A computed fold for a 73-nucleotide RNA from Candidatus Woesebacteria bacterium RIFCSPHIGHO2_01_FULL_39_17, annotated as transfer RNA. The coordinates come from a structure-prediction model, not an experiment, and the mean pLDDT is 81. Rfam family: tRNA. Rfam classes the family as a transfer RNA. The organism belongs to Candidatus Woeseibacteriota, within Bacteria. RNAcentral records the identical sequence in 2 taxa.
[in-house]
Order: sequence, then C1' cells, then structure tokens
RNA sequence: GCUGCGGUAGCCAAGGUGGUCACGGCGGGUCUCUGAAGAAGAUCAGAUUCUGGUUCGAUUCCAGACCGCAGCA
Repeated sequence: GCUGCGGUAGCCAAGGUGGUCACGGCGGGUCUCUGAAGAAGAUCAGAUUCUGGUUCGAUUCCAGACCGCAGCA
C1' cells in the first nucleotide's frame, strides 16, 4: 500500500429487515439479609467512534475520516 472484519456503558458483549424503553454478563450505588462482613436477592444509574449525506425519522442505510485486528504484498 491492497483486501477483509470490527468500533455499542469502567470492562466484555448481543442486536441491527430504519420508528415503542438498545438484550445481557462483570463492575459501581442503594436497600434486604447479618453482630459485622461475605454470599444471595431486589432495585437504580451509565453506552451506539467522528463528520457529512439519504429520509418525516439513522445506532441501523450510503460516503469519508480516525482507530484496532487478520491476511497479502
């Protein structure tokens, strides 16, 4: 340099046939339980890489940028 795949909370990760509240796990806060903790249970908060385009409406579709991984050279 070329090709392919990916970028979603502090971490991992599903989904994306365009429209309701973005599924979960770990972690975090609060509560229950306990003499206190741990474990367990309940509950709460937190995310669609960026820019532009299409559209009534974009996390999803299109283009570009950036970043990561793999292969080839």